[in-house]
């Protein structure tokens, strides 16, 4: 530290109360929770240059699913296991009001979303794959200048 190599760590949060019923932390009311990176008119903190911190729902990522290849089991096409990654189908969801050039970003207010598989009953909050894998953040030690 413009480039750039290995290795190591770390890398997710929530069901409390009440109904109803044989049976629900899965319904039905009140509740409660927001992964990483970016953006920024708010915030700290500085004479200041500038740091830091700030979005679930704005842009992209990530993990799941789902495709596709492999292997095994089974025989009616499911189940188990590896592997692949752009194939991109799934991949969720935000409006009004105020300020003001400027805001889906600050203030106000109202709303809205949540992988697959399993369950005496439908699950963002349980249990499982998962002591997993990851967007990413960091430290060493090396290159380079």
């Nucleotide at each position: 530290c413009a480039u750039u190599g290995u290795u190591c760590u770390c890398a997710g949060g929530g069901c409390g109360g009440g109904g109803u019923g044989a049976a629900a932390u899965u319904c039905c009311c009140c509740a409660c929770c927001g992964g990483c990176g970016g953006u920024a008119a708010g915030g700290c903190a500085g004479c200041a240059a500038u740091g830091c911190c700030a979005a679930g729902c704005c842009c992209g990522c990530g993990a799941g699913c789902g495709c596709c290849c492999c292997c095994g089991g089974a025989c009616g096409u499911c189940c188990g296991g590896g592997g692949g990654g752009u194939c991109a189908g799934c991949a969720g969801a935000u409006c009004c009001g105020g300020u003001g050039u400027a805001a889906u970003u600050c203030c106000g207010g109202a709303g809205c979303c949540g992988a697959c598989g399993g369950u005496c009953a439908u699950a963002g909050u349980c249990c499982g794959g998962a002591u997993g894998a990851a967007a990413g953040a960091g430290a060493a030690c090396g290159g380079g200048a």